[in-house]
Context: one part of a larger RNA
RNA sequence: AUCUCUUUAAGGAACUCGGCAAGUUAGCCCCGUAACUUCGGAAGAAGGGGCGCCCCGUAAGGGGUCGCAGUGAACAGCGUCAACCGACUGUUUAACAAAAACACAGCACUCUGCUAAGUCGUGAAGACGACGUAUAGGGUGUGACACGUGACCAAUGCUGGAAGAUUACGGCAAGGGGUUAGUCAGGCUUCGGCCUGGCGAAGCUCUGAACCCAAGUCCCAGCGAAUGUCGGCCGUAACUAUAACGGUCCUAAGGUAGCGAAAUUCCUUGUCGGGUAAGUUCCGACCUGCACGAAUCGUGUAACGAGUUGACGACUGUCUCAAAGAGAGGCUCA
Numbered sequence: 001a002u003c004u005c006u007u008u009a010a011g012g013a014a015c016u017c018g019g020c021a022a023g024u025u026a027g028c029c030c031c032g033u034a035a036c037u038u039c040g041g042a043a044g045a046a047g048g049g050g051c052g053c054c055c056c057g058u059a060a061g062g063g064g065u066c067g068c069a070g071u072g073a074a075c076a077g078c079g080u081c082a083a084c085c086g087a088c089u090g091u092u093u094a095a096c097a098a099a100a101a102c103a104c105a106g107c108a109c110u111c112u113g114c115u116a117a118g119u120c121g122u123g124a125a126g127a128c129g130a131c132g133u134a135u136a137g138g139g140u141g142u143g144a145c146a147c148g149u150g151a152c153c154a155a156u157g158c159u160g161g162a163a164g165a166u167u168a169c170g171g172c173a174a175g176g177g178g179u180u181a182g183u184c185a186g187g188c189u190u191c192g193g194c195c196u197g198g199c200g201a202a203g204c205u206c207u208g209a210a211c212c213c214a215a216g217u218c219c220c221a222g223c224g225a226a227u228g229u230c231g232g233c234c235g236u237a238a239c240u241a242u243a244a245c246g247g248u249c250c251u252a253a254g255g256u257a258g259c260g261a262a263a264u265u266c267c268u269u270g271u272c273g274g275g276u277a278a279g280u281u282c283c284g285a286c287c288u289g290c291a292c293g294a295a296u297c298g299u300g301u302a303a304c305g306a307g308u309u310g311a312c313g314a315c316u317g318u319c320u321c322a323a324a325g326a327g328a329g330g331c332u333c334a
Base pairs, nucleotide, nucleotide: 002328003327004326005325006324007323008322010320011319014318019315027051028050029049030048031047036041038144052065053064054063055062056061066070078313079312080311081310082309083308084307085305086304090102091101106142107141108140109139110138111137112136118128119127120126145300146299147298148297150230151229152228155227156226157223158222159221160220161219164218165217166216170212171211175207176206177205178204179203182199183198184197185196186195187194188193231249232248233247234246235245258292259289270286271285272284273283274282
């Protein structure tokens, strides 16, 4: 040097991405305690006061007394306001992530009638499901609660339907090919036969049209808390602007309620308001939503959170701006 601590004038976040770190607070008793709220909470809200020892007294209480200080050391909540996300307690990346991720109670859809569906297993036995039986069990999505959950079945998927089209194996099998007993022609002949070519039965074999024939597919319907999707252009009101209104094209249908520069907004530090002397963050609005939107849930929401963001009080060596001190360390030996 570095590390671990202690203290510090005046100021008090000016530090910094950010109060990171440190500090403040702290126990018991009494008083007191807001918005909001699911009436349980919020709440130890916040904010105040008391605390030792001695004497008198049953006690209540009264009197006295010491110190800077009486939970005299140690242990021992900082608080408030607002927003986002997730309801909550819980779970998780053993060893860089604890979260807004997972789970969750609740909600919904769907499968399953019992030798259940589903799962493990060798297409098994067997087992789980379950010594359960649809108020049960499996799967999927959403995720307390409150208010809601719009349009589209064209595509994909699932369910149902069966007239027609298509269609596998298989069946039936016309026909065709190969083989050849025989037969015909030609040649040769020792007259026994031999060779070459044509046709070719039966059998065997290789094929094989038409016809018959299932599911599926095509087809016809239904289904969105199934996968998903949810337009463009032009004109129009007695200032201007805007367009309740109209026209037109396309579509399966053109985004409803609610929310909205948002964990989503590129332009963008959008514009206005608030907070500050000054605010790319924050809060409240606006809506021009590049590219929100309704169980891949929408919007709210008390409580909760080692979550994220902004503000304030208190407090401080975070800083202005550094200083002093204690220990470890250095050096030698092992």
Molecule: large-subunit ribosomal RNA, domain IV
Organism: Verrucomicrobia bacterium LP2A